[in-house]
Context: one part of a larger RNA
RNA sequence: CCCAGCGAGUUUAUGCGUGUUGCGAUACUCUAAGUUCUGAUGGAACGAAGGGGCAGGGAAACCGAGUGUGAAUAACGCGACCAUGCAGCACGUGUAAGACCCGAAGCCGGACGAGCUAACCAUGAGCAGGGUGAAGGUCGCCGAAAGGCGACUGAAGGCCCGAACUGGUUGAUAGCGCAAUAUCAUCGGAUGACUUGUGGUUUGGAGUGAAAAGCUUAUCGAGUUCGGUAAUAGCUGGUUCUCCCCGAAAUGCCUUUAGGGGCAGCGUCACAGAGUAGCAGGGGGGGUAGAGCACUGAGUGGUGGGCCGCGCCCUUUUGGGUAGGUUUACCAAACAAACUCCGAAUACCCCUGUGGAAUCUGCGACAGUGAGACCGUGAGGGCAAAGCUUCACGGUCGCAAGGGAAACAGCCCAGACCGCAGCUUAAGGUCCCUAAAUGUACGCUAAGUGUAUAAAGGAGGUGUUACACCUUAGACAGGUAGGAGGUUGGCUUAGAAGCAGCCAUCCUUUAAAGAGUGCGUAAUAGCUCACUACUCGAUGUGGCUUUUGCCACAAGGUGUGAUGCGCCGAAAAUUCAUCGGGGCUAAGCGUACUACCGAAAGCGCGGAUUUGUUUCAAAUUUAUUUGGGAUGAGUGGUAGGGGAGCAUUCUGAACCGCUGUGAAGCCUCUCUGUGAAGAGUGGUGGAGCGUUCAGAAGAGAGAAUGCUGGG
Numbered sequence: 001c002c003c004a005g006c007g008a009g010u011u012u013a014u015g016c017g018u019g020u021u022g023c024g025a026u027a028c029u030c031u032a033a034g035u036u037c038u039g040a041u042g043g044a045a046c047g048a049a050g051g052g053g054c055a056g057g058g059a060a061a062c063c064g065a066g067u068g069u070g071a072a073u074a075a076c077g078c079g080a081c082c083a084u085g086c087a088g089c090a091c092g093u094g095u096a097a098g099a100c101c102c103g104a105a106g107c108c109g110g111a112c113g114a115g116c117u118a119a120c121c122a123u124g125a126g127c128a129g130g131g132u133g134a135a136g137g138u139c140g141c142c143g144a145a146a147g148g149c150g151a152c153u154g155a156a157g158g159c160c161c162g163a164a165c166u167g168g169u170u171g172a173u174a175g176c177g178c179a180a181u182a183u184c185a186u187c188g189g190a191u192g193a194c195u196u197g198u199g200g201u202u203u204g205g206a207g208u209g210a211a212a213a214g215c216u217u218a219u220c221g222a223g224u225u226c227g228g229u230a231a232u233a234g235c236u237g238g239u240u241c242u243c244c245c246c247g248a249a250a251u252g253c254c255u256u257u258a259g260g261g262g263c264a265g266c267g268u269c270a271c272a273g274a275g276u277a278g279c280a281g282g283g284g285g286g287g288u289a290g291a292g293c294a295c296u297g298a299g300u301g302g303u304g305g306g307c308c309g310c311g312c313c314c315u316u317u318u319g320g321g322u323a324g325g326u327u328u329a330c331c332a333a334a335c336a337a338a339c340u341c342c343g344a345a346u347a348c349c350c351c352u353g354u355g356g357a358a359u360c361u362g363c364g365a366c367a368g369u370g371a372g373a374c375c376g377u378g379a380g381g382g383c384a385a386a387g388c389u390u391c392a393c394g395g396u397c398g399c400a401a402g403g404g405a406a407a408c409a410g411c412c413c414a415g416a417c418c419g420c421a422g423c424u425u426a427a428g429g430u431c432c433c434u435a436a437a438u439g440u441a442c443g444c445u446a447a448g449u450g451u452a453u454a455a456a457g458g459a460g461g462u463g464u465u466a467c468a469c470c471u472u473a474g475a476c477a478g479g480u481a482g483g484a485g486g487u488u489g490g491c492u493u494a495g496a497a498g499c500a501g502c503c504a505u506c507c508u509u510u511a512a513a514g515a516g517u518g519c520g521u522a523a524u525a526g527c528u529c530a531c532u533a534c535u536c537g538a539u540g541u542g543g544c545u546u547u548u549g550c551c552a553c554a555a556g557g558u559g560u561g562a563u564g565c566g567c568c569g570a571a572a573a574u575u576c577a578u579c580g581g582g583g584c585u586a587a588g589c590g591u592a593c594u595a596c597c598g599a600a601a602g603c604g605c606g607g608a609u610u611u612g613u614u615u616c617a618a619a620u621u622u623a624u625u626u627g628g629g630a631u632g633a634g635u636g637g638u639a640g641g642g643g644a645g646c647a648u649u650c651u652g653a654a655c656c657g658c659u660g661u662g663a664a665g666c667c668u669c670u671c672u673g674u675g676a677a678g679a680g681u682g683g684u685g686g687a688g689c690g691u692u693c694a695g696a697a698g699a700g701a702g703a704a705u706g707c708u709g710g711g
Stems, first nucleotide, its partner, number of pairs: 001711006011097013028052003034046005056063002066078004100238002103235001107228006118202009127192001129161003132157001136153007165189003170185004204220001206216003241645006251264005265369002267366003271362004276358001278354007290342001291340002296336002300332009311322004372397010402413003417607004422603003428597003431582003437594001439593006450584002457568002461565011478535005484508003489503003514529001518527002540553005608635013646700001648697008657689002665684003669680004
């Protein structure tokens, strides 16, 4: 892991509700213990003691269809009247019990443990070898002595090195091991607070402990075992057949409450009731969006006035002026959740019409939910962050399958009763993968941009468009030539000559030329620009006008904007790796149009079922049930509510059922039923079993790290 078997809402008492049965309905109803009888685990009869009901009101005395309060005959409260109960059975549910099943860590009690280990007691045992050489002693020397020095002797020590023994430092090995703590190497102690044998003593809130909450038999922040015991578990897991109808919630308030509850909200069922919901029209109040500045508040610019003015200037004075500060009036342009002179759309309320259950209310029974998620919109928090968080309104998911978005709960389309090799569409698509246009018309893009991602910023990419100016009196670009004089302007400076810097920025000659645009020099010089002439040559149309000419458009040119599509900006971690791929210059982008494809949507045909209306038939307790037809609306569904059934075991009655001419069980096949299931043929098997109507349950398994057995 698989298979088989076992495995979870039960029982008793009692309350409430629904259904049904008996008795009663001019108020009854039921027996309990017990007794008697019996065909005796059973049944029958007797047995109203008692319970419920028949009258309420009051705290009570008490009164009574009334009563309490009250002075009251008032008024009010609760009653009476309209409107009947009791008992049994079944089902749903509450309560008390183990109360659907399994599951703690734990708490308490009695026993059993010191053959492990901790400490102690008694009695024994053990410690190779080597080193060091204390005190003391003897002898010698010195000393008056005390004593000192030396040699020899001596043998001490929680002394030194190191085996046995004991420990367990470091590393490796081992890691279903040799081993539930070992092996190898290395290391500590090794005459001591040493090690060790045997016997003995001390224990569960207790022992023992050179103290680590260590150890007390592989168990220790309270041993083990049995019992209390089915402890408790607001927690996790599991909870077994079918079909039909409806169908949630993840919110509010309170909670030693926050992953649990109570009440309300939302669901189901029963009964009773309501012209209800929706839509259209009409009538209302509002202070949001927007807007505005009339109030409140904050800020900006301008003009004028008032006050201050310590700084600065002028005056010396007491002053004048000025920078600045503050305040006020007006003007201008703007700002506000806690501003409003204004002011929508929606929403909400009322009335009328329409509408036909799509809606709501009352009462009762039974729930579940009270962790929500994302998306769009309006807001708060956060960073105008988050697949963030908290509200409000709506949607989807949750509880929703199908089509689209490559894949993808929450996005787009659309809500699956069943069947059909029928038709039409939605979103989205139509070159190939891949169903359908290599569709039509006109543009744009050259970047593989794009075909499903990006900013500030940058740019003679390219399309469209607006405005201004120049142009045969010759524009723009290019070419040739000029680009001068006063003057090296003044100042500054070592120098400052157009060109470091400061000030000024004139005049003249001219077709034109700045007291100079840039480069350059130490400063000059040199180059160049502005500006001018020549060269070059873009030359049409229309209107007015006698012509000259003027105007408009076109053509040529310069400049400034707007806008479409592109370019750069653009770096990520295992390969191309962000068009799904191939690939595409359209099969990209924009506008318009016509076809087609495309879903469980819509339509068509057939069938099933729920419910409303209507019709026919049958039955009978004559107002209900059953069956058939027509017609309308329905039939996704988790938690959950309601309805109808299937199967299993046993019991009773009937079938005067089946069965060795083959029961149950097992296997194959066929048929019936929406389904749980049922029937039949054949085989196997070898002795019991069924059908109908009732009754009673150890009554349905795939999940519980379920239990037992097997593989």